[in-house]
Order: sequence, then structure tokens, then C1' cells
RNA sequence: CCAGAGGGCCGGGCGACCGCGGGGUGUUUCGGCACCGCGAGGAAAGUCCGGGCUCCGCGAAACGACGGUGCCGGGUAACGCCCGGCGGGGGUGACCCCAGGGAAAGUGCCACAGAGAGCAGACCGCCAACGCCUUUCGGGGUGCGGCAAGGGUGAAAGGGUGCGGCAAGAGCGCACCGCGCGACCGGUAACGGAAGCGGCAUGGCAAACCCCACCGGGAGCAAGACCGAAUAGGGGCGGCAUAUGGGCUUCGUUUCAGCUCGUCGCCCGGGUUGGUUGCUUGAGCCGGCAUGCAAAUGCCGGCCUAGAGGAAUGGUCGCCGCCGUCCGCAAGGGCGGCACAGAACCCGGCUUACAGGCCCUCUGGUAUU
Repeated sequence: CCAGAGGGCCGGGCGACCGCGGGGUGUUUCGGCACCGCGAGGAAAGUCCGGGCUCCGCGAAACGACGGUGCCGGGUAACGCCCGGCGGGGGUGACCCCAGGGAAAGUGCCACAGAGAGCAGACCGCCAACGCCUUUCGGGGUGCGGCAAGGGUGAAAGGGUGCGGCAAGAGCGCACCGCGCGACCGGUAACGGAAGCGGCAUGGCAAACCCCACCGGGAGCAAGACCGAAUAGGGGCGGCAUAUGGGCUUCGUUUCAGCUCGUCGCCCGGGUUGGUUGCUUGAGCCGGCAUGCAAAUGCCGGCCUAGAGGAAUGGUCGCCGCCGUCCGCAAGGGCGGCACAGAACCCGGCUUACAGGCCCUCUGGUAUU
């Protein structure tokens, strides 16, 4: 220098003016006014996991159903997250990827092709010990049969290569490789190594049912709590009034029958619009030290950093920065733009979006010293 791998960070800057939402101080004629200070993110997003908090439900345990998780160890409030390992796969490498328990509990599936796809099979093919036909006596063909080496199909066809063996073959025998079991050794464990034994056996799929182990009440800040005027309801107490009465029972009248009861004062309870709260000091942020490979934890010091609620966080201008484009020989100038996005009870994660830029570590190649 080129090509790459892993990780961290920023994501327009400064200033002026005018606004908007909270807070504090002062002042006030209670309407306000003045000043000071604060005011989006790394994802505030998707709402996919895990918690805090709140209300509801619930006697305990076991079992079952349903849902979720799934190598091992650690971290954490917890997790499906993170860290460190193990195993498998990819890459020359830095490094990356893996729903990574069980397929000898059972069921199911394995398209197309193919003879055969699961206690396998014989299409082409190979063989002729026994029998038969034939013969130029070398042989050739074939019945009962034997075989699975070679060909062919397929993602996959019941180990591979070689030698022996055989009529032809076949772990039939042997050597090596692979595979299974595995005393013993190492490791907390997953797992790794391995003497020896076994001719080799039950192919794959569990993001198919299923089996095993572990975990799991429901709803969510529009949760929930408090205050609560006028009017109209409900209840209680007291005063006054009283029924041979008033009102209602289909439009009017009458009779009968049934139901019901006025007013005033005080108190209680529910509750609509509304107001207050929950609300931001928290598994908090920054720095240092210690322990740990790390995730992280502990101690010490410092800091307070939006709190709206139909919902503020904006606009204009100047200078600068970056990008694109145009003009110009050049210096420079003109124009346009500045990613994704926008809090809503709060945290820990994951995932997704993101113009441009900066930094650190590492790998491979090349060149020079």
C1' cells in the first nucleotide's frame, strides 16, 4: 500500500433573535410580569422476550392439559439475553455460522426416478458345482438354482481400498482406514484421549406427532389511588303536614280493584364532566480502585439528566464543516442538500432502520529497509 476480520464511538458545530412545555426565584392590582436554569434517541421504533410496579384471582401438594425452553459451566432481579468453553460446519487466516436433548419407546413420512426407500431389492448383469440339450470334444446354451462384484435410478440402496478366496460372489478370511462397545486416564461438566474387544449390527427426518427434563396465574399506567360543585337519583335522622286525600294502571268519563305517597333542614353513600396523584432518584449515570480470561460484581468519590398529556422539544438569520452539481485554466464562486427517526409508567435485552465520518486491535498478500 491492497484485500479483509473483530470491536468501540460520533452522527452537523458556534452565535443571535422570536416562540413552545415543565421547574425555581422575585414581584403582583392575583389577570399576570421579570429573571435564571432544563427540555428526545442510539435506536425514543417493532412491541418479540424478561422483570419492577399496580389491580384482580388463588388453602397446600401431586398429577394432567396448554404454552415455552433445550450441549456444558458461569453472570444476572430475571430471560429465549450476555460471557467463557465443548461438539459440528465454513474460511489460507483473523474469524464466522449452528432450534446443538432423545431416531434400539411407539406412530408417521421419505416427492420424482428406480426392480427395490425399511425386519430392502433383482431391471441390466455374473455363475454353471448337480441335471438336461448340443459339440468340430476346446467348448456353447440352459433347468432347478446360486450371487450381488459391475452397470443403471436416487439426496440416500445395509461400510471403503487392496490381497486372498470362490463356479460366480459375499467380512467369507486377512491388512489398513472407518464404525460400535469400551477397562482406564484427563476435565466441575459438556467432552477429549485410549489399552482391548467386536466382522459390522437398528439409513434419514423430532422448525412431524411424540418421549424426557426444566419453566410458566390473568390483565395492564386507558393499571391503580384521592378530591369531587350545580342538577337529578338512593339511604338515614329530625320538624311540619295527613289519607273518607293525591298520583299511576291505553284517548275521555264513571265504578270497582291493584300499586304508590308530601315538604323543609341536616347527614351518609354512589357517581358523570373535571382536577390531583401514580410520574420519574433509578437493578440510575460518570470516574477511580480491587477481584475475575470474560460477562460481571464489590468498595470509594462525584452528578441529577424531559415529564407532556390531543400531547412542548420549533422557526428565521449569520459564520463554519461535509456531500452533490454547475461555472472557472486556477484561486474561488453560484445553487441544492445534511442519514434513520420522534419520548408517553420505568428498567434489562433482542430484532429492525441508519447519509456520512472517526478510533483501536488483528489476519492474509505485496514492496522496501
Molecule: Bacterial RNase P class A
Organism: Sphingomonas sp. AR_OL41